[in-house]
Context: one part of a larger RNA
Molecule: small-subunit ribosomal RNA, central domain
Organism: metagenome
RNA sequence: UUGGGCGUAAAGCGCACGUAGGCGGUUUGGUAAGUCGGAUGUGAAAGCCCAGGGCUCAACCCUGGAAGUGCAUCCGAAACUGCCUGACUUGAGUCCCGGAGAGGGUGGUGGAAUUCCUGGUGUAGAGGUGAAAUUCGUAGAUAUCAGGAGGAACACCGGUGGCGAAGGCGACCACCUGGACGGUGACUGACGCUGAGGUGCGAAAGCGUGGGGAGCAAACAGGAUUAGAUACCCUGGUAGUCCACGCCGUAAACGAUGGAUACUAGGUGCUGCGGGUAUUGACCCCUGCGGUGCCGCCGCUAACGCAUUAAGUAUCCCGCCUGGGAAGUACGGCCGCAAGGCUAAAACUC
Numbered sequence: 001u002u003g004g005g006c007g008u009a010a011a012g013c014g015c016a017c018g019u020a021g022g023c024g025g026u027u028u029g030g031u032a033a034g035u036c037g038g039a040u041g042u043g044a045a046a047g048c049c050c051a052g053g054g055c056u057c058a059a060c061c062c063u064g065g066a067a068g069u070g071c072a073u074c075c076g077a078a079a080c081u082g083c084c085u086g087a088c089u090u091g092a093g094u095c096c097c098g099g100a101g102a103g104g105g106u107g108g109u110g111g112a113a114u115u116c117c118u119g120g121u122g123u124a125g126a127g128g129u130g131a132a133a134u135u136c137g138u139a140g141a142u143a144u145c146a147g148g149a150g151g152a153a154c155a156c157c158g159g160u161g162g163c164g165a166a167g168g169c170g171a172c173c174a175c176c177u178g179g180a181c182g183g184u185g186a187c188u189g190a191c192g193c194u195g196a197g198g199u200g201c202g203a204a205a206g207c208g209u210g211g212g213g214a215g216c217a218a219a220c221a222g223g224a225u226u227a228g229a230u231a232c233c234c235u236g237g238u239a240g241u242c243c244a245c246g247c248c249g250u251a252a253a254c255g256a257u258g259g260a261u262a263c264u265a266g267g268u269g270c271u272g273c274g275g276g277u278a279u280u281g282a283c284c285c286c287u288g289c290g291g292u293g294c295c296g297c298c299g300c301u302a303a304c305g306c307a308u309u310a311a312g313u314a315u316c317c318c319g320c321c322u323g324g325g326a327a328g329u330a331c332g333g334c335c336g337c338a339a340g341g342c343u344a345a346a347a348c349u350c
Stems, first nucleotide, its partner, number of pairs: 003322004007304002012318001014201004021194003025088003029084003033081002035077008049065006091191001092188004096183003103177007110154001115149007125136002162169002206247006215241002220236004258317006266295011299306002323350003332343004
């Protein structure tokens, strides 16, 4: 490269926006670049193929013919693709009405609990464990009551509930703000899909500067356990966890399943919005759209399983894989304050 693949065997970029590019709805007319037909020229010789011939045969050689997927020019066709042109509304989008939501940001407020401080009551223990000890306590602890301080997190509601592209988001109130969905018409008229590079977002830990520090807690110290115990258990405890600003850019960043569109039995939950029926009204019942679960046919699968939220049937675009180890390492480059990240081999070996 031609292939075959990517849920679990190697393989979907953590996620999005988007440049180039690739691909692209219905229809009118034109054009003739792609496409198709014909003709002419060319396509050296040798070789291959066919026929005939020469060495006693053959290999080999000679003569003739055919072929030569290609290229150029001319003539022609117009279905499809492209280009130009006009139109359309079903793809896409805009406007209007409506409800749902831990979507994001900022500020403020609240109660429970832990800890600490002050004061009261009160006295000998408390704490902790498998059992203990380290530890705290007669300088009055633990317990209990009242008051105060401060930080962090928001019990119940809470739900295979909701929202978000992913990471993720959970007390209450206000302000600012994004998206999705349902309904009804009107409008624009293919404005679309994907997306190499690129740009942005991106848990936790970690880093820089400044704050904050209740609880928890790497490191560390001590007590136990043990043959040992640099652990598991216990008592302490510093970074950190929190805030602001700036970095880092990783993860079992998982549905281990890229995005978009269309099609292909059903059944049953939950959730948001609507229609019908019913009713005083809400339920009940039937039904449409969006989301989220479970079960299950066809089909698929190595099996497990997937199954209208596909891993089914197809099309388009991107990413990735190609035996194990060496190795996601070395070297180089780019990025980073650093930690390190991204890109990414080979020798050798099985």